[in-house]
RNA sequence: AGAGUUUGAUCCUGGCUCAGGAUGAACGCUGGCGGCGUGCUUAACACAUGCAAGUCGAACGGGAAACCUUUUAUUGAAGCUUCGGCAGAUUUAGAUUGUUUCUAGUGGCGGACGGGUGAGUAACGCGUGGGUAACCUGCCUUAUACAGGGGGAUAACAACCAGAAAUGGUCGCUAAUACCGCAUAAGCGCACAGGACCGCAUGGUCUAGUGUGAAAAACUCCGGUGGUAUAAGAUGGACCCGCGUUGGAUUAGCUAGUUGGUGAGGUAACGGCUCACCAUGGCGACGAUCAGUAGCCGGACUGAGAGGUUGAACGGCCACAUUGGGACUGAGACACGGCCCAGACUCCUACGGGAGGCAGCAGUGGGGAAUAUUGCACAAUGGGGGGAACCCUGAUGCAGCGAUGCCGCGUGGAGGAAGAAGGUUUUCGGAUUGUAAACUCCUGUCUUAAGGGACGAUAAUGACGGUACCUUAGGAGGAAGCUCCGGCUAACUACGUGCCAGCAGCCGCGGUAAUACGUAGGGAGCGAGCGUUGUCCGGAAUUACUGGGUGUAAAGGGAGCGUAGGCGGGAUUGCAAGUCAGAUGUGAAAACUAUGGGCUUAACCCAUAGACUGCAUUUGAAACUGUAGUUCUUGAGUGAAGUAGAGGUAAGCGGAAUUCCUAGUGUAGCGGUGAAAUGCGUAGAUAUUAGGAGGAACAUCGGUGGCGAAGGCGGCUUACUGGACGGUAACUGACGUUGAGGCUCGAAAGCGUGGGGAGCAAACAGGAUUAGGUACCCUGGUAGUCCAUGCCGUAAACGAUGAAUACUAGGUGUCGGGGAGCAUGGCUCUUCGGUGCCGUCGCAAACGCAGUAAGUAUUCCACCUGGGGAGUACGUUCGCAAGAAUGAAACUCAAAGGAAUUGACGGGGACCCGCACAAGCGGUGGAGCAUGUGGUUUAAUUCGAAGCAACGCGAAGAACCUUACCAAAUCUUGACAUCCUUCUGACCGGAACUUAAUCGUUCCUUUCCUUCGGGACAGAAGUGACAGGUGGUGCAUGGUUGUCGUCAGCUCGUGUCGUGAGAUGUUGGGUUAAGUCCCGCAACGAGCGCAACCCCUAUCCUCAGUAGCCAGCGGUUUGGCCGGGCACUCUGUGGAGACUGCCAGGGAUAACCUGGAGGAAGGCGGGGAUGACGUCAAAUCAUCAUGCCCCUUAUGAUUUGGGCUACACACGUGCUACAAUGGCGUAAACAAAGGGAAGCGAACCUGUGAAGGCAAGCAAAUCCCAAAAAUAACGUCCCAGUUCGGACUGCAGUCUGCAACUCGACUGCACGAAGCUGGAAUCGCUAGUAAUCGCGGAUCAGAAUGCCGCGGUGAAUACGUUCCCGGGUCUUGCACUCACCGCCCGUCA
Repeated sequence: AGAGUUUGAUCCUGGCUCAGGAUGAACGCUGGCGGCGUGCUUAACACAUGCAAGUCGAACGGGAAACCUUUUAUUGAAGCUUCGGCAGAUUUAGAUUGUUUCUAGUGGCGGACGGGUGAGUAACGCGUGGGUAACCUGCCUUAUACAGGGGGAUAACAACCAGAAAUGGUCGCUAAUACCGCAUAAGCGCACAGGACCGCAUGGUCUAGUGUGAAAAACUCCGGUGGUAUAAGAUGGACCCGCGUUGGAUUAGCUAGUUGGUGAGGUAACGGCUCACCAUGGCGACGAUCAGUAGCCGGACUGAGAGGUUGAACGGCCACAUUGGGACUGAGACACGGCCCAGACUCCUACGGGAGGCAGCAGUGGGGAAUAUUGCACAAUGGGGGGAACCCUGAUGCAGCGAUGCCGCGUGGAGGAAGAAGGUUUUCGGAUUGUAAACUCCUGUCUUAAGGGACGAUAAUGACGGUACCUUAGGAGGAAGCUCCGGCUAACUACGUGCCAGCAGCCGCGGUAAUACGUAGGGAGCGAGCGUUGUCCGGAAUUACUGGGUGUAAAGGGAGCGUAGGCGGGAUUGCAAGUCAGAUGUGAAAACUAUGGGCUUAACCCAUAGACUGCAUUUGAAACUGUAGUUCUUGAGUGAAGUAGAGGUAAGCGGAAUUCCUAGUGUAGCGGUGAAAUGCGUAGAUAUUAGGAGGAACAUCGGUGGCGAAGGCGGCUUACUGGACGGUAACUGACGUUGAGGCUCGAAAGCGUGGGGAGCAAACAGGAUUAGGUACCCUGGUAGUCCAUGCCGUAAACGAUGAAUACUAGGUGUCGGGGAGCAUGGCUCUUCGGUGCCGUCGCAAACGCAGUAAGUAUUCCACCUGGGGAGUACGUUCGCAAGAAUGAAACUCAAAGGAAUUGACGGGGACCCGCACAAGCGGUGGAGCAUGUGGUUUAAUUCGAAGCAACGCGAAGAACCUUACCAAAUCUUGACAUCCUUCUGACCGGAACUUAAUCGUUCCUUUCCUUCGGGACAGAAGUGACAGGUGGUGCAUGGUUGUCGUCAGCUCGUGUCGUGAGAUGUUGGGUUAAGUCCCGCAACGAGCGCAACCCCUAUCCUCAGUAGCCAGCGGUUUGGCCGGGCACUCUGUGGAGACUGCCAGGGAUAACCUGGAGGAAGGCGGGGAUGACGUCAAAUCAUCAUGCCCCUUAUGAUUUGGGCUACACACGUGCUACAAUGGCGUAAACAAAGGGAAGCGAACCUGUGAAGGCAAGCAAAUCCCAAAAAUAACGUCCCAGUUCGGACUGCAGUCUGCAACUCGACUGCACGAAGCUGGAAUCGCUAGUAAUCGCGGAUCAGAAUGCCGCGGUGAAUACGUUCCCGGGUCUUGCACUCACCGCCCGUCA
């Protein structure tokens, strides 16, 4: 820092999406350790249980316990005894003195802090800066002064009573640092009236005087501690003010204690804070009120910044404590773990009544995608109480759980190629996984075990914790996953799947070869994490302050006037609000940045500095803005005399035309259309003449001419009236500009009321057209159009271009004025104001704009922010209504759009060509037959070809074979190829049996070389690699082919133009069959095509002369047969010839065209071969080749028989005909080009004939096929289903072939169908052509009406390019580009 996505491609506009960072996160897969942070974002939902606020006996009276002193009574062990007792260990109960401990109650201090939460709150709540001369402040600090002497109660306690309990009542006793008078008053408060000083106002400070008022408590360990008053400080709080603080106008008016005053009350204090009275004010477009949302900030995230989003954790403030209300106590509360009341809920209950409040720490249920332990300790830091010891402290310090985040470490290191095995892939050679592993050597961070062992507390006291840390031991052992791999975006292959399953952030992928689905191998990225989802910022200059736009992409209001507001000419003086500079205060800490320091490092923590861009105060400056004063004339305006004009309003007048009425003339049509009809007309139309009525509009002039703000304005005259312009004495002195709201004007249509109504004409009616025709066309025709008046308020109200001002090359028209000149004109120059065109700079995505800007600047207003939904819905305002104005959302798409480019297309234009039409000739379509196709049938009727460009096509030839199809039978390494093992010696050939046939069974015959090991060759058997496939895919392919089209086109290099796609060249003027050539030209050249070079043919020459030829000579059997010759024909080689070369005219002095001469041939002489870039996913996997898939005792191979030949029918292509331009018969003439050995086959004989027999010649310019036919001559038929036509059928034959039944061709005799020239429609052909006539060949055993060739006879017509079809060039339109067989709209499913 950008990228993808609209298009065939391009530029732009514009949205959508991605790459980055962040997170109190959640989910999926996975999970070794440690440090530091962090953890209910949802139900301010409900809460079991425990704990979270107590402490002081040095304030007080009691109570309890223990111990001590003294003492009374009691129990009576061992021992002694005179047995009476002594002695008294030990035990119990009580009194007393004192000490210690504990404590319910009174009392003091603290429960207003600390901790939690964010419901409410749009507010002086918060932030920031000020104010209090309008205030309070316990404990603490400092200073001064003081504490004298009294009094009466009350809890506890005891007795009695009520109640289930909570708790309460009565009576009696008692204490205090509890409570209450009195005294005292340095000082203090209040009232009164003085003085001095000061302040921004009310006022404040100090001071002398008079009156009046209010204090205190003791305890003690004798050290102290505590108390009262006043003044001051510190701390904490209260109130007030400036500024800032979310979106909605589809919320525009709100307010009655409301706003102010006077006086009271109340408060710590000001104040409508409250009350009485008086006044009617106050707030609001600079957004009041209303309804929505929200705790605010330091900060956090992001960003280059400006900004945007956010307010978890930490810190400051506020608010709240089950919901609502209230006060009490107190220095402080209207009080989270206090009180009272009310509501909801929960619990207890004896039903009468009571108890409770986790938004404290844990924890439970619930909600939710989702958030932890009913832990340890007061050791530290702090807090409360106490004189202290000490007590309390879920604050806090720690630990536990969670990869929830950040940071750090590890999961080993070095060597190691047989590049192992395995996996994957492969062109099978290999490649890759991969030094990776194994293996060898080493190390020990973390982990494990053992030992030592802190700081935190410099005396005691350690929850953390036997923790951090250190040492030792041991062993590579215990520790890697997740996502992605089509582009964006780093990383590719195989298999599976087959628009299925699925993926996807956007574009999109998947329909049989998926780098996009799933799996695997490999790879890329990050790594104890990785992906996904949600949210925020960024990218997005996509709300644009920095930093956007509005002619056509979204966007200029229909136009004007004008309010608020914004902005505003020249000179000068003052002020200092904005502005700029300095200083001071503040901007808490934490955070951030920089530099250091401490934990092994880092995260983290600490220190110092900076920064915190702000606010306030103060001191200065005075250019600019502002403000106040003075002044000026150039902006703006006034004024007198002029100019042009469809500017407006009202009244009057005019002629032409249409229609209607009356009368005349006149007769059969008129009218209308593409053509008609409806309509009018014999009751007299149309036409024509005369007269009249009525309404509307104003031809010519008339013009990118004029006027107006826009809408708009057009006969003439008059009246009233608005604006503009030019020149110019004089005057005012910035009076200007824009303009939210507002007001006015505003085409047509429409609406209301009243008129009017000739023509025109929605609706409507009829006639046509059409498949239909609620249309276009025609005949009628009502609202309306017209006038007056009132509404409506919209238009592509457009220059799709808001208004104003200034500046910025020119040229040329036109309208209205002015000036100058002399050459006095239809003159020239110049200057204002309008209105057009062209054009430079500049701008613009381009188109284009260009002094009338879309240029350069300034000011103000309006409007835009993807397409659709939608200018729709709801609400509101306006309207009589129609409707107008304002104006969303859900949902949905990845585009929608602008300009330009290349093509294609157009029932757009221009030009040109083609048997394209026209002009002709002959056909097809009707009949019969042949052949192909469809359909149907079938066991099978194998497959392919499908508009032209499939259909006598593949097939240049299906009886078997072919053959791919069907039925039946048979074979399984195979009919065919290579390799391996074993055996045999053959193989070949022949025979027999069997079979439908292959198959099967049997028999005969039968190798070579040799170093004797064996080898070569062949056969059989076996095994597996493999063979084989006319099985699929022509949409995986090669090759080949068709077609547009033998049409004249298709491109490239360099240059130039364009931001670019592209253009130019290749367009233009001529010309040609031709992008053929010439000329011109920002193009100059070149390539593939065209043409030419090649072949055949038309003329001549040269050479050659057999198998060809015979002019002349000779012979002859009369046949070029022979000698001979090569002149001619002919054959073969090589040449010549034709090039617009010559002439005339036209044309541009060109290319070229027209005509002519000569010539065999003349303007490409005729024909062929030759097919540019490309199009049709055109045809072919069945010619062949080939990827992938499929079959493998079968989808392969062999055999027999059948089928491809079927037959109601439909189509294509042909043959034969329908006859006299003919049929038949007889005799006669003239070709070319081919073929021939498993061949052509003469002659002769036989047969009516097909043919047969015998057989000459010929591998062919020699022989044969071979007869050419139409034609001409003669004869006959006489217009008929015939002497036309020959289908079909019967009989008899010939030939080929193993074999003619299905299913061949031919012959003879007989039979003798349809058909008398063919509907709509349609095909071929422009000259040796059509038409017609026969001949040959390939294939082939046989089997052409098909195909490919050959010659004979031999026409007609073309005015011409309007139309049909196809093609080419230029141009134009386009929302098409799969390209009009396109795109696309509506309805229905």
Small-subunit ribosomal RNA from an uncultured bacterium, 1389 nucleotides, folded computationally. The coordinates come from a structure-prediction model, not an experiment, and the mean pLDDT is 85.